A computed fold for a 479-nucleotide part of an RNA from an uncultured bacterium, annotated as small-subunit ribosomal RNA, 3' major domain.
[in-house]
Context: one part of a larger RNA
RNA sequence: UGACGGGGGCCCGCACAAGCGGUGGAGUAUGUGGUUUAAUUCGAAGCAACGCGAAGAACCUUACCAGGGCUUGACAUGCAGGUGAAUAAGCAAGAGAUUAGCGCAGGUCUUUCGGGCGAAUGGAGACAGGUGCUGCAUGGUUGUCGUCAGCUCGUGCCGUGAGGUGUCGGGUUAAGUCCCAUAACGAGCGCAACCCUUAUCGUUAGUUGCCAGCGGGUCAAGCCGGGGACUCUAGCGAGACUGCCGGUGACAAACCGGAGGAAGGUGGGGAUGACGUCAAAUCAUCAUGCCCCUUAUGUCUUGGGCUACACACGUGCUACAAUGGCCGGUACAAAGGGCUGCAAACCCGCAAGGGGGAGCGAAUCCCAUAAAGCCGGUCUCAGUUCGGAUCGUGGGCUGCAACCCGCCCACGUGAAGCCGGAGUUGCUAGUAAUCGCGAAUCAGCAUGUCGCGGUGAAUGCGUUCCCGGGUCUUGUACA
Numbered sequence: 001u002g003a004c005g006g007g008g009g010c011c012c013g014c015a016c017a018a019g020c021g022g023u024g025g026a027g028u029a030u031g032u033g034g035u036u037u038a039a040u041u042c043g044a045a046g047c048a049a050c051g052c053g054a055a056g057a058a059c060c061u062u063a064c065c066a067g068g069g070c071u072u073g074a075c076a077u078g079c080a081g082g083u084g085a086a087u088a089a090g091c092a093a094g095a096g097a098u099u100a101g102c103g104c105a106g107g108u109c110u111u112u113c114g115g116g117c118g119a120a121u122g123g124a125g126a127c128a129g130g131u132g133c134u135g136c137a138u139g140g141u142u143g144u145c146g147u148c149a150g151c152u153c154g155u156g157c158c159g160u161g162a163g164g165u166g167u168c169g170g171g172u173u174a175a176g177u178c179c180c181a182u183a184a185c186g187a188g189c190g191c192a193a194c195c196c197u198u199a200u201c202g203u204u205a206g207u208u209g210c211c212a213g214c215g216g217g218u219c220a221a222g223c224c225g226g227g228g229a230c231u232c233u234a235g236c237g238a239g240a241c242u243g244c245c246g247g248u249g250a251c252a253a254a255c256c257g258g259a260g261g262a263a264g265g266u267g268g269g270g271a272u273g274a275c276g277u278c279a280a281a282u283c284a285u286c287a288u289g290c291c292c293c294u295u296a297u298g299u300c301u302u303g304g305g306c307u308a309c310a311c312a313c314g315u316g317c318u319a320c321a322a323u324g325g326c327c328g329g330u331a332c333a334a335a336g337g338g339c340u341g342c343a344a345a346c347c348c349g350c351a352a353g354g355g356g357g358a359g360c361g362a363a364u365c366c367c368a369u370a371a372a373g374c375c376g377g378u379c380u381c382a383g384u385u386c387g388g389a390u391c392g393u394g395g396g397c398u399g400c401a402a403c404c405c406g407c408c409c410a411c412g413u414g415a416a417g418c419c420g421g422a423g424u425u426g427c428u429a430g431u432a433a434u435c436g437c438g439a440a441u442c443a444g445c446a447u448g449u450c451g452c453g454g455u456g457a458a459u460g461c462g463u464u465c466c467c468g469g470g471u472c473u474u475g476u477a478c479a
Stems, first nucleotide, its partner, number of pairs: 001479002003476003007473007015463002019427005026318008034309002042053002064304007073127001077126001079123001081121001087105001090102002092099002109116002129293002132291001134289001138287002140282003143278001145276001150189006156165003169180003195270004200238007210227002214225003241264001244258005320420001324379007336367003341360002346355003386417001391412007433455007
C1' cells in the first nucleotide's frame, strides 16, 4: 500500500422487511449429468454452464460411427502434354460416390491465321487440406463485479524510502454531483449532458391516410364530388431550467412544500459499460505461433447416430377448476412480414386442407377473425362437460424421401394431477399478474428467443438482521 475480520461509523441496492405471483409435488417440452452405444460429434461448469453456442439435427447441416471409393486430391497458384472447348438428355452396372461402358444433340472470345484467352482432361513435382492439439503461446470478440462511482496523471509539498497529499474533513447528491474548508493547484478516463424513443403544443405538407360542415349515393360502407377542420403520417420548431414563490440551511451547495404546466426536480424507456479482476469463455465464427496427420487426423458417398433411457438436476409449458369449462351472439389493438412471396372473393371438405386466382414489391392489396372482455344459455362440486398425457384408426401438408426421426386434423381412448416438504425465485407502476398478435431462423418443424399491444393490481413501517457493493477508520503473525 492492499486484502481480510462472526471490528467500528456512515450510505446504497427487490438485499431484507411489507405484498403479489411462481418454482420445488403431477404430466409434458427442452437443456445437462449419468448410463448405454459401432457412434450416441464438440464446446459451455458456483453466482457469471445447464430453452447456453444452436435465429430452427429426417437427407443436407455434420464435425461422430459402419460400409464402399479417391490420393496433386472436394478447393488455390505456377509447370509441361495431347484434345472433337466446355456443357450434355438418354441407356447399362452399382446402395450411391462412380464407370478408359454405350451414346443422341449442340457449341465461342480474339487473331498478323502461326497462335492467344478461357475451360475441361490425363501427368510430374512444388503444394493443397485438417471442426487435429494447445484459449496456460496469442489477436479479435464476449461474460462478470457493475451503469457500481470509482481509476489515475502533471507540477508542487511531505517522507531516508516503499509511499502519501490532491481523492481527506463539514454539508449535499443517483453520482469523486455540487458547495464550503484545505499544501495543494490543475488536468484526464469515468458520472452527467449531447443521440434514439415516448408523453404536450405549434407550424409546413395532404396521398395510399382522415371525414367536421356541403352535395350525391347505398341494405350497408369515405363509396363518389369535394374538404385540410380533426385523427394520423414525418420534417422543422416550442417546451422543463430548481426558471418562479414560501420555508429550512452556513449568506453556500442543496432539501421540503407550493404555483403554473401535457410533463417537475435525471419526466418514463433505450443506447452508452472507466482503470482493472477472474491465466474467466472462445484455436469449432474468423485470424494466428508452435506441435501433429499427409494412399490420411485429408476428401467423396450410402446408411446410421447427434432423437438411446433404470435414473438425477436446471429452465419452461399445461393443469389440478365455478373469478371456471362448454355453446351461441357481439366489441376494441399495436408492431411486423410479403414476388422462389403474401394471397382475397367464391366453391369443396366436420377439419387439417384442397380448388381458384382478383389485388399487392404494398399508409393502397394480402397475411388478419386479435384474445382475455361484454351479453345470453348450460354444467352444480364429481377425478366431473375439470385435466389432457398415452395409445388405436383414418386423413392432410412440406419435401427426392416423414421407418429410425416432422408438424397438423378428425373420431375413439381418457393417465397422473384436488394447489405441492425442507427450501428457493421474480417483481416497486402501465410494473407484477393475465390475454392474445407478429417476426427472425425456416421446404417443413416453436411450450424457446426477440418484439408488439389489450386488461391491469397489492405493498413499501423501516434498515435490527441475511446477501452484494461504496466510503472513512481500526487490528493483523496474510501478500
RNAcentral holds the full RNA, with entries from ENA, Greengenes and SILVA.